[in-house]
RNA sequence: UCGCGUGCUCUGGGGGCGGUGAAACUCCGCACCGGCGGUGACCGAGCGAGGCGUCCGCGCCUCGACCGGAAGUCCGCGACCCGGCCACCGCCAGUGGCCGGUUGACCAGGUGGAACUCCUGGACCGACGGUCAAAGUCCGGAUGAGAAGACGCACGCAG
Numbered sequence: 001u002c003g004c005g006u007g008c009u010c011u012g013g014g015g016g017c018g019g020u021g022a023a024a025c026u027c028c029g030c031a032c033c034g035g036c037g038g039u040g041a042c043c044g045a046g047c048g049a050g051g052c053g054u055c056c057g058c059g060c061c062u063c064g065a066c067c068g069g070a071a072g073u074c075c076g077c078g079a080c081c082c083g084g085c086c087a088c089c090g091c092c093a094g095u096g097g098c099c100g101g102u103u104g105a106c107c108a109g110g111u112g113g114a115a116c117u118c119c120u121g122g123a124c125c126g127a128c129g130g131u132c133a134a135a136g137u138c139c140g141g142a143u144g145a146g147a148a149g150a151c152g153c154a155c156g157c158a159g
Stems, first nucleotide, its partner, number of pairs: 003157006009150002016030004031137002033126002035077004042069003047064007072124002081101008106122005128140003
């Protein structure tokens, strides 16, 4: 330094203005937001190689590997929701464990050898329950749970 394991800690953003109305942060118009990992032709810092220029200080161009950042709509995952089995318990409900299921949405043009990712433009999507009226943005379960994970901290194992 890399890999694996255990424990701990951490881990989601957003309704502003106007209209209608008895009533809307829920409708309408204009707004606002984007979990985790991967990929990524883009961006940035330094480094190296080559070339060109030079007032010899260095500057510019091309290429290379490395580091950091980079997709709501690509690939995968999670939250939410649903089911089965087991336990708490004899039943319902509930809680927990394990297993399984479900799980949204993008096009056009440009550049280019190549774009799902870059640039421009226009679109689209968003659990469950609640509500004087329909919610991604308000309230609630939730001061919860704890995952995807952080490549975090500690310890251990192997090379």